SAM-I/IV (S-adenosyl methionine) riboswitch aptamer from Roseicyclus persicicus, 104 nucleotides, folded computationally. Of the family's consensus pairs, 96% are formed in the model. The prediction has a mean pLDDT of 75. Rfam family: SAM-I/IV (S-adenosyl methionine) riboswitch aptamer. For this family Rfam cites "Structural basis for diversity in the SAM clan of riboswitches" (Trausch et al., PNAS, 2014). Rfam links the family to the GO terms regulation of gene expression and S-adenosylmethionine metabolic process. Rfam 15.1 lists 567 matches to the family in 508 species.

[in-house]
RNA sequence: UCCACACAUCAAGAGUGGGGCUCGCGCCUCUACCAACCUGCCAAACCCGGCAAGGUGGUCGCCCGAAAGGGGAUGUGGCCGGUUCGGCAACGAAAGGGGUUGCU
Numbered sequence: 001u002c003c004a005c006a007c008a009u010c011a012a013g014a015g016u017g018g019g020g021c022u023c024g025c026g027c028c029u030c031u032a033c034c035a036a037c038c039u040g041c042c043a044a045a046c047c048c049g050g051c052a053a054g055g056u057g058g059u060c061g062c063c064c065g066a067a068a069g070g071g072g073a074u075g076u077g078g079c080c081g082g083u084u085c086g087g088c089a090a091c092g093a094a095a096g097g098g099g100u101u102g103c104u
Base pairs, nucleotide, nucleotide: 006076007075008074009073010072015031017030018029019028020027021026032059033058034057037055038054039053040051041050042049043101046098047097048096062071063070064069078088079087080086081085
């Protein structure tokens, strides 16, 4: 770095919204909303908590099964370039508790 043989979640929440493609399933897109999974921020390793800013995802309820269990879904950042490497953006929101460090 890639992957998913790994890990986490499937509680709650929020549009039966507009447009396009499709016989259909479904996919794409616009907009509104929901949600802390990743990144970022809340000076600072780390723990807890928070913030919908960047990246995903979702917006009538996961499915089968008596159970055990099985299946499925989502996440484990993004963009650019001359790609062993280098660079860029991330709010007007939140701006806390513990804790170690740094500076004065």